This is a predicted structure of a 514-nucleotide part of an RNA (small-subunit ribosomal RNA, 5' domain) from a soil metagenome.

Context: one part of a larger RNA
RNA sequence: GAUUGAACGCUGGCGGCAUGCCUUACACAUGCAAGUCGAGCGGCAGCGCGGGGGCAACCCUGGCGGCGAGCGGCGAACGGGUGAGUAAUACAUCGGAACGUGUCCAGUAGUGGGGGAUAACCAGUCGAAAGAUUGGCUAAUACCGCAUACGAUCCACGGAUGAAAGCGGGGGACCGCAAGGCCUCGCGCUAUUGGAGCGGCCGAUGUCCGAUUAGCUAGUUGGCGGGGUAACGGCCCACCAAGGCGGUGAUCCGUAGCUGGUCUGAGAGGACGGCCAGCCGCAGGGGGACUGAGACACGGCCCCCACUCCUACGGGAGGCAGCAGCAAGGAAUCUUCCGCAAUGGGGGCAACCCUGACGGAGCAACGCCGCGUGGGGGAUGACGCUCUUCGGAGUGUAAACCUCUUUUCUUCGGGACGAAGACUGGCUUGACCAGUUUGACGGUACCGGAGGAAGAAGGACCGGCUAACUACGUGCCAGCAGCCGCGGUAAUACGUAGGGUCCGAGCGUUGUCC
Repeated sequence: GAUUGAACGCUGGCGGCAUGCCUUACACAUGCAAGUCGAGCGGCAGCGCGGGGGCAACCCUGGCGGCGAGCGGCGAACGGGUGAGUAAUACAUCGGAACGUGUCCAGUAGUGGGGGAUAACCAGUCGAAAGAUUGGCUAAUACCGCAUACGAUCCACGGAUGAAAGCGGGGGACCGCAAGGCCUCGCGCUAUUGGAGCGGCCGAUGUCCGAUUAGCUAGUUGGCGGGGUAACGGCCCACCAAGGCGGUGAUCCGUAGCUGGUCUGAGAGGACGGCCAGCCGCAGGGGGACUGAGACACGGCCCCCACUCCUACGGGAGGCAGCAGCAAGGAAUCUUCCGCAAUGGGGGCAACCCUGACGGAGCAACGCCGCGUGGGGGAUGACGCUCUUCGGAGUGUAAACCUCUUUUCUUCGGGACGAAGACUGGCUUGACCAGUUUGACGGUACCGGAGGAAGAAGGACCGGCUAACUACGUGCCAGCAGCCGCGGUAAUACGUAGGGUCCGAGCGUUGUCC
């Protein structure tokens, strides 16, 4: 000099864009952060409509709109947080073969006919609660047989095994009392082939410090046979052999998430990995599996431990390293805000619902960038202040005063882009036309009118390094200080003042890295 997720001191006008617990992976009150589908199902707790009863309060009625709870489907494995652990089960790059894949895309072949249950509900029982339990009724795109098998799997090549589910819109004839059958369109369902994207696995190379860590290893290293997995494999097991790694640093100790990158530097290099993006690990500590296409699962389950809470003492409930917020720690780090209008995600045919992802607003000079605090004129030059050789010099065109302007400011009026789409209707049915409608930010940005220089400058330094000097006070005191060093009676080095220098809504100090 440059850097910063900074902090501290003094000061502080505005805007844009970013950034904001680096410490205790410490403990958390409260609210919200993952739901959705009635076009899968039985139903009807509540609301509205219709119908019925009643003088009325109100009652009855799933007929309709819808819909709590329930069965079922999809999602909840994404998105969001954090960096404890991890020096290699990680990451980066380049390769590989023995794999999986819901939804999506392309193709092929199907979607026939039956059955038994069970929630909800009703009636009970137990319990303080959390909740549990008995009996009875019922549906399905829930569950299970049967049939069929282009593919598929197994095979002794003869053969064997194994599927499915319906729902909605529209509609002439025909059938049916009706529902509907039937036809058609759409969404689904089953089997299988291929793809895309994603994921699992293996190898090579690279990836901090310590030798005051030199030996390490028994499933250890390999083989045979098996088990297991989606899949290879000591991954696991029995048996057999005695191997395997290490001075090119094994093992052990310490430290650490890795990368794209960031900072610095002419470069080589050094340091770092906050924000954003990719990968990984974790979800109070430890362990385990279940469900599922996918988890060994942050807001799922079970067990142990620690802690907190409720309890009728028998037993229960909980997990902010999600968004806000609170306590504590600390030099230090924000609102218990608005909205789903946009983008994206989940569900749904859709309308739509959900979304602390996200879009925004709020707070903080924490950073970067931009703007302003006025412009011109104005004296051999006021007052004041400072210095003085007492003549004067400086502050200084600075002020006053004259004139101009109005960015910003105040006030008044107008007022967005971000909106694509969606819905309704129409016909010539389509990338069609018409109409209606959707904005949190926000009455914001922006534009226009009016007013008036009006509201807006500080900080550090002035001995040398280093740019900027005098006076007074002090007297090795009080103090300064980054280094050298100043101060003991004329101190440009301390304190104050005048003046000056450098930066400027900042300026200094401290930490930090190059």
The RNAcentral record of the full RNA draws on SILVA.